RNA sequence: AGAGUUUGAUCCUGGCUCAGGAUGAACGCUAGCGGCAGGCCUAAUACAUGCAAGUCGAGGGGCAGCAAGUCAGUUUACUGAUGUUGGCGACCGGCGCACGGAUGCGUAACGCGUAUGCAACCUACCUAUUUCUGGGAGAUAGCCCGGGGAAACUCGGAUUAAUACCCCAUAGUAUCACAUGAUGGCAUCUGAAAGUGAUUAAAGUUUCGAUGGAAAUAGAUGGGCAUGCGUAAGAUUAGCUAGUUGGUGAGGUAAUGGCUCACCAAGGCAACGAUCUUUAGGGGGUCUGAGAGGAUGAUCCCCCACACUGGAACUGAGACACGGUCCAGACUCCUACGGGAGGCAGCAGUAGGGAAUAUUGGUCAAUGGGCGAAAGCCUGAACCAGCUAUGCCGCGUGCAGGAUGACAGCUUUCUGAGUUGUAAACUGCUUUUCUAUGAGAAGAAAAAACCCUUGCGAGGGUAAUUGACGGUACCAUAGGAAUAAGCACCGGCUAACUCCGUGCCAGCAGCCGCGGUAAUACGGAGGGUGCAAGCGUUGUCCGGAUUUAUUGGGUUUAAAGGGUACGUAGGUGGAUUCUUAAGUCCGUGGUGAAAGCCCGCAGCUCAACUGCGGAACUGCCAUGGAUACUGGGAAUCUUGAAUUCAGUUGAGGUUGGCGGAAUUUAUGGUGUAGCGGUGAAAUGCAUAGAUACCAUAAAGAACACCUAUUGCGAAGGCAGCUAACUGGACUUGAAUUGACACUGAGGUACGAAAGCGUGGGGAGCGAACAGGAUUAGAUACCCUGGUAGUCCACGCCGUAAACUAUGGAUACUCGUUGUUGGCGAUAUACUGUCAGUGACCAAGCGAAAGCGUUAAGUAUCCCACCUGGGAAGUACGACCGCAAGGUUGAAACUCAAAGGAAUUGACGGGGGUCCGCACAAGCGGUGGAGCAUGUGGUUUAAUUCGAUGAUACGCGAGGAACCUUACCUGGGCUAGAAUGUGAGCGCAAUCCCCAGAGAUGGGGAGUUCUUCGGACGUGAAACAAGGUGCUGCAUGGCUGUCGUCAGCUCGUGCCGUGAGGUGUUGGGUUAAGCCCCGCAACGAGCGCAACCCCUAUCCUUAGUUGCCAGCAUGUAAUGGUGGGGACUCUAAGGAGACUGCCUACGCAAGUAGAGAGGAAGGAGGGGAUGACGUCAAGUCAUCAUGGCCCUUACGCCCAGGGCUACACACGUGCUACAAUGGCGCAUACAGAGGGUAGCCAACUGGUAACAGUGAGCCAAUCUCUAAAAGUGCGUCUCAGUUCGGAUUGGGGUCUGCAACUCGACCCCAUGAAGCUGGAAUCGCUAGUAAUCGCGCAUCAGCAAUGGCGCGGUGAAUACGUUCCCGGACCUUGUACACACCGCCCGUCAAGCCAUGGAAGUUGGGUAUACCUGAAGACGGUUGCCGUUAGGCGCUGUUUAGGGUAGAACCAGUAACUGGGGCUAAGUCGUAACAAGGUAACC
Repeated sequence: AGAGUUUGAUCCUGGCUCAGGAUGAACGCUAGCGGCAGGCCUAAUACAUGCAAGUCGAGGGGCAGCAAGUCAGUUUACUGAUGUUGGCGACCGGCGCACGGAUGCGUAACGCGUAUGCAACCUACCUAUUUCUGGGAGAUAGCCCGGGGAAACUCGGAUUAAUACCCCAUAGUAUCACAUGAUGGCAUCUGAAAGUGAUUAAAGUUUCGAUGGAAAUAGAUGGGCAUGCGUAAGAUUAGCUAGUUGGUGAGGUAAUGGCUCACCAAGGCAACGAUCUUUAGGGGGUCUGAGAGGAUGAUCCCCCACACUGGAACUGAGACACGGUCCAGACUCCUACGGGAGGCAGCAGUAGGGAAUAUUGGUCAAUGGGCGAAAGCCUGAACCAGCUAUGCCGCGUGCAGGAUGACAGCUUUCUGAGUUGUAAACUGCUUUUCUAUGAGAAGAAAAAACCCUUGCGAGGGUAAUUGACGGUACCAUAGGAAUAAGCACCGGCUAACUCCGUGCCAGCAGCCGCGGUAAUACGGAGGGUGCAAGCGUUGUCCGGAUUUAUUGGGUUUAAAGGGUACGUAGGUGGAUUCUUAAGUCCGUGGUGAAAGCCCGCAGCUCAACUGCGGAACUGCCAUGGAUACUGGGAAUCUUGAAUUCAGUUGAGGUUGGCGGAAUUUAUGGUGUAGCGGUGAAAUGCAUAGAUACCAUAAAGAACACCUAUUGCGAAGGCAGCUAACUGGACUUGAAUUGACACUGAGGUACGAAAGCGUGGGGAGCGAACAGGAUUAGAUACCCUGGUAGUCCACGCCGUAAACUAUGGAUACUCGUUGUUGGCGAUAUACUGUCAGUGACCAAGCGAAAGCGUUAAGUAUCCCACCUGGGAAGUACGACCGCAAGGUUGAAACUCAAAGGAAUUGACGGGGGUCCGCACAAGCGGUGGAGCAUGUGGUUUAAUUCGAUGAUACGCGAGGAACCUUACCUGGGCUAGAAUGUGAGCGCAAUCCCCAGAGAUGGGGAGUUCUUCGGACGUGAAACAAGGUGCUGCAUGGCUGUCGUCAGCUCGUGCCGUGAGGUGUUGGGUUAAGCCCCGCAACGAGCGCAACCCCUAUCCUUAGUUGCCAGCAUGUAAUGGUGGGGACUCUAAGGAGACUGCCUACGCAAGUAGAGAGGAAGGAGGGGAUGACGUCAAGUCAUCAUGGCCCUUACGCCCAGGGCUACACACGUGCUACAAUGGCGCAUACAGAGGGUAGCCAACUGGUAACAGUGAGCCAAUCUCUAAAAGUGCGUCUCAGUUCGGAUUGGGGUCUGCAACUCGACCCCAUGAAGCUGGAAUCGCUAGUAAUCGCGCAUCAGCAAUGGCGCGGUGAAUACGUUCCCGGACCUUGUACACACCGCCCGUCAAGCCAUGGAAGUUGGGUAUACCUGAAGACGGUUGCCGUUAGGCGCUGUUUAGGGUAGAACCAGUAACUGGGGCUAAGUCGUAACAAGGUAACC
């Protein structure tokens, strides 16, 4: 010091979360020791038991008990008597009990802190000083006697003492009264000194040393009172107060004071927060933080408050009293039922509560306290010990060597290695700790006693005694590595990684998030990391968080500027001089307790801890000084502000009058069938005459053109013309006032539209409503009507995206350009200037977009507002309003985001440009029929599997009868059906027989070749099996598609905070990111094109099996033969085409021209060739392959069956429906392929399929081979036909072990549907479509009408790019990024959660009114007692408590009810995001 998390990515805003420190802690796992410290945070709940405050005989009467003594009775010993002595129960008396100790209920207060004051006070014991201590009297406890009571206790009688009580005397520096009054004080006042009068004191004891008592003054100590300042939250608490505020007088107190009372006055407090409510002991300090702050108030110290709850006083120097009294109440206990007793928030301890907090211990040895002359006694204060990892600190659990890097474990690329790991074993060493034994502290100083000094306090000296802790700390000796390591974590943040298991399960999680079969995130293991006698978790506080911002934030769009103005309080404020010294600054004094923190030193072996010293305590008070600035006072000034005169300006405002156009209505006229309305219609109006046109009249509302980038106004807002009244602004010059200013919480006024009230008005428009359409629906959008309203007057409402989403004021900071109104000057010139209103930009600012003298820049002042999203601008309360509603304005709960700006994509029922058989223009099809084939579905034992929009469906399959075959049924095998290595064998192979469906089993025959190396075959065991089982979402390879679309990127540079951009955009052009021009870009790569193949022309070369012009020869005929290379052709090489030439256009690239030339012209035609990537596209069943699964089976063999099923649906085809045709006869012209288990000429037989005989050919030679459409002739004559051929019957042929399921073909017979095909939809732009046949692969054969090729014949049309589909580029919007098959809203239904209202009901505290009223205190008193003082009784006032009553407040609960949040794959729609399909929003 930061980090994670919003996004595809980016920057910002903003919340959430983490890393740190701390703790009176608790919980989980674990645990060796010591030192120091801490230890009921909850129930101020209730308490058994013990102890916690007594002491003094040197105050007293005395003597119950104990001890000693004496006396008497007597048996060693006992009994009795005796206050005589030590002492002392109970009693009188003195002092103490008001300290010490506990707790934090109450208290928001002079309670606490700090600083002052008391001229308004008290103070026992202690100290100092002065004076005094004389005399007397009567009681009363105790003791004794008697009585009551269970007890507690109590009553009566008699008698007695005191340092108890009382009286008298004496007394002044005391008190009071009278009069004088120096001095001091801000004042009320004070009162030195002297005077007169009156009043009030005492106590003795004694060992004679002393000690005590009384009065007074002073000190010390401790208190009381008063005041300034500081001291929690809430305004959804705004008014509170009758002893209240003050005065006079009196009472009361130690003392001031409404403290109390009588009378008088009407004050006092409060927005600088009164009152009320809630919470809370305060401080020194503690924790955290860089600090400022924030949080906290355990232990220790100071103060306060309290002692079962409430009240009250007594005693006393001091209390309204923790271990005192009285009364009331609650509770507990005792009881003989009549009455009594009690108060652990003292120390232990118990119960209860709770996550949770200790022993019913020891000692007064030390320190301190009380009493006492003292010894001493008392002391749960204190000092110690016990429990407890609760915290802090320290120590240890060993150290060194030791590699065949042992075994085991784990991992692995697997027999090799890595790791645990010098770790272990083993060797040597040490002994803190431990065990045993021994020795053994400091803490202790005294007081008292004795001696000396001293006038007295006191001082000095001598010797003795005293230790709970504790035989503890510490030390020594011996022994022996011996007694001693865990916890958490290992996806990122955050140090640390692999295997196995699990399979969105179990689980983890602080945030982000992991887990759906390869999980470094779950669980285990190995390994590692961190800390360590602890480690983690949980809770809480501070920090990080500048996330409440004084230090140190913001408000155009992220949360946030009030709708606007005027103005009160307040805050702030121009220039100069003088003065003051409040703020400010400096010095000094006092205080700021100690402890703590910090620094230094020192003591425990160190440290924690402790001691000593210093610093600090940032504060407050007082005092002296300084005077720049701010403030106060005085005076002056003119520049801020304002006023007067003059000019200008405008839809500024209010009221009245007037005007024309339009609309509607009414009347009259002309006139006739429609009008109107829409995307298209209909409702509606109209023959009772509409619409249209003309004329006249009426009404209400709004003011076209001018009119805009204009003007005015504080904002809302303001528009015909004109008059009256009226507000403002600007400008120029002159003059006046002299800071009069700015802002502005509350307050007041104004304030669009809609809405409300009363009364008018009502043409048009038009919520609601009605009807018509649209639609799946249409409570909408569209149409026809139409009421409130819109208009006027008066009164309310008080809100808007009231927006420039930008508060007001002042000053300063480059420019360019437009415009409105002025001014300077005579000026439509030029150049200035003032006030407005716009655009663009420098600097600067900003997250960016952008702002930029009209700031969002640089500064100052004042106000308002914000602090994550949702819940919610909601609830409750209050105020306002007639109502609607407005203003103010939460919480529970819930999420980890919500959001701003910009970027790249994708998308749009956005835009622009362009392309494509995309549309259009054409030709032919599909969809209807029959059949073929594939698919779905269904069926089945099985109908194997895969492919499924385009991009599956005549697809994998380029050949399912067996085989194939993966499926089913049944029968069999288990190192297996195949392959390799392989000892051995030559029994093998092969043939035959039997059983069986076959596999298989059984039996027989058979006995290889050799160059002797071996070959070939078989082959036990063993090692490697095998799987068309799963995962194409683990993969390779291959493939489809976008798309043969023109795109996709990189380097360097530049721009941007960045994602990114630029380049690649722009202007042209192209089939093309092809090329040209321009340009912060310059280049390059993968694609395009070209290079390759076929084809179109020509040339050269070469001529066999091809060819035949000329020559020769031969045949019935044929390049048949000799020959030839001319031609065709074959197959090698080359030429050719490049916008090269011309014209036009153009800068160029290029385009156009039926141009020239050319076989071919602008890519000549066709093919191969498929960029970065997309679809988790397809394929684990071609193959390969990770992982998983099966192993007498999910492997292998065999037979049969199935893949060919069939109500149905779809795709792709074939054949047709006929005359451009069918049939018959005749006849012409290809190309490219195939062929030896083959093609098969020719001949023969058969109607034919085919069969038989048989030549040639391993092919430019032979053969398949007939090409067909075409052409010629004939026939059919429009019909279910001489069309069409399905289906079926019969008979055959061929292939093949085998045609039943389930082959093809031939012949005869049969002769179905079908007469051109609905919605819809497909292909094709030229040798194309259409049409015609031929060949090939696979293959025994074939379900081929399929696929792949070949040639023959051979069109039509394209105006064009508006529309549909797809694509490319640019641009725009976006709430999409899984990217529109996106996102997303609301009701309803279900579950859960918190919450509002609510008839009621329960509880609480506070106050009020009335009644009652204990104890006590203060008064009164004609009664009683007492000599007196006084007391008792009675009574008045006050008052705790109790009761009654009605309100208010707070809280709990509640039938029912309201909305809200979350969840999931529900229902209904589709409101928003694109022009979101009616722009959205308030």
Molecule: small-subunit ribosomal RNA
Organism: uncultured bacterium